[in-house]
Context: one part of a larger RNA
């Protein structure tokens, strides 16, 4: 100079408090750790590993394990030899491979050849998802969206250094004022960008329907409008910019008033100097070491799904604010042409069959559910609850045994709010209830990230505190 301190002093954070609703007990889902195994690849490991890399393991993936194959090679470039590239078919095999066979003879040319591609040879080289993340680039995470890190010149110290950046207000802010031997400057705050809330103007198709007129059982269906709603393009609109007050005549803060919105309106992107030899050689580049008829390539089948056990993240639930039946109303955002699939008919269902729109504000997906409104259940391991297991199907797919979804009928398991503990959460949030989108042939989503619906209870709003954690 830092660091530390059960020092002191000011502050801030859902960090206590206050108060919703959750873990922890159960049954399933996932990941991880054990262990098992021929393998259960491989990495992540206190918060910052643990529904992480994986935005999706039957085959492939795939990097493992057995078992069958290759050795200039699954891919590169260079050289020699032969053939046009391409292409039917058969055998044999688990397939990789292997052997027969057919059909083709093209493009450019100085007729020597040459471009592409393939089959054989040679041998410089290919090839490692093999080590090292403690040889690194690059990307990431975490303190932490905390207010902070510095730097030129100048002054001051012998000097490492220090001033500057302390101090007095303030502020979400090293925000900003004021004072000052320091005067300025940069990174970072903040604003500049998207997004949403309000209002103009442009612009009306595929969106929309106030008036007018037609027509329908019924619908903006129709002429027709351009007001509304929306769409998407440019504007405006908020700055403490007005008023009181307090404050040092400052910076600011408190109420105010207009306003759609008020002091950063709400969300996002944005993550300074730096820490942790944090994570990544397994995304990729890349020094070094290693392997070279293998530690490299190819194929078949198994494993990555295993199971006395324990941990971590979620879903369902143990019911009456509740479940089962019928009735009925309201969403935004997204996706679609290898693709979304209507009407209609078949099946209890999943599905099937059909084929009409729709390269999309035009057609689909596409019945939002909760929640209103009527009936039941009457407190019961129950008309809760839904796991396990028999049966019988339906789809994807070369292929559901090991290992897939989803249907249907049968079963019907533990569970009566859950110990010591521990977590999210400050406003369109907690909580609840459903939708669509990602990967993906299918799905193992209960995942992740996205939308909007409901309900106004309780927090906050006032007052009052940072003692304890």
């Nucleotide at each position: 100079u830092g660091a530390c301190g059960g020092g002191g002093g000011c502050c801030c954070g859902c960090a206590c408090a206050a108060g919703c609703g959750g873990u922890g007990g159960a049954g399933c889902a996932u990941g991880u750790g054990g262990u098992u195994u021929a393998a259960u690849u491989c990495g992540a490991u206190g918060c910052a590993a643990c529904g992480c890399g994986a935005a999706g393991a039957a085959c492939c993936u795939u990097a493992c394990c057995a078992g069958g194959u290759c050795u200039u090679g699954a891919c590169a470039u260079c050289c020699c030899u032969a053939g046009a590239a391409u292409u039917u078919a058969c055998u044999a095999g688990a397939g990789a491979u292997a052997g027969u066979u057919u059909a083709g003879u093209g493009c450019c040319u100085u007729c020597g050849g040459g471009a592409a591609c393939u089959c054989g040879g040679u041998g410089a080289c290919a090839g490692g998802u093999g080590c090292u993340g403690c040889a690194u680039g690059g990307c990431u995470g975490u303190c932490g969206u905390c207010a902070g890190c510095u730097c030129g010149u100048g002054u001051c110290g012998u000097g490492a250094g220090a001033u500057g950046u302390u101090g007095g207000g303030u502020u979400a802010a090293g925000u900003c004022c004021c004072g000052u031997a320091a005067c300025g400057a940069g990174c970072g705050c903040a604003a500049c960008c998207c997004u949403u809330g309000u209002c103009c103007u442009u612009a009306g198709u595929u969106g929309c329907c106030a008036g007018c007129a037609c027509g329908u059982a019924a619908u903006g269906g129709u002429g027709g409008g351009a007001a509304c709603u929306c769409u998407a393009a440019g504007g405006a609109g908020a700055c403490u910019g007005c008023c009181g007050g307090u404050g040092a005549c400052a910076a600011a803060c408190c109420g105010g008033a207009g306003g759609a919105a008020g002091g950063u309106g709400g969300g996002g992107a944005c993550g300074a100097c730096g820490u942790c030899a944090a994570g990544u050689c397994a995304u990729c580049a890349u020094g070094g070491c290693c392997c070279u008829u293998a530690c490299g390539a190819c194929c078949u089948g198994g494993g990555c799904u295993a199971c006395a056990c324990a941990c971590g993240u979620g879903c369902u639930a143990c019911a009456a604010u509740g479940g089962u039946c019928g009735g009925u109303a309201c969403a935004g955002a997204g996706g679609g042409u290898u693709g979304c699939c209507a009407a209609g008919c078949c099946g209890c269902g999943a599905g099937g069959u059909g084929g009409a729109g729709c390269u999309a504000a035009u057609c689909c997906c596409a019945g939002a559910a909760a929640a209103c409104c009527g009936a039941u259940c009457g407190u019961a391991g129950u008309c809760c609850g839904g796991a396990u297991u028999g049966g019988a199907g339906u789809c994807u797919g070369c292929a559901a045994c090991u290992c897939g979804a989803c249907u249907c009928c049968a079963u019907g398991a533990a569970g009566u709010c859950u110990g010591a503990u521990u977590c999210g959460c400050g406003a369109u949030u907690a909580c609840u209830a459903g939708c669509g989108a990602u990967u993906c042939c299918g799905g193992c989503a209960c995942a992740c990230g996205g939308c909007g619906g409901c309900c106004g209870u309780u927090a906050c709003u006032a007052g009052u505190g940072u003692c304890c954690a």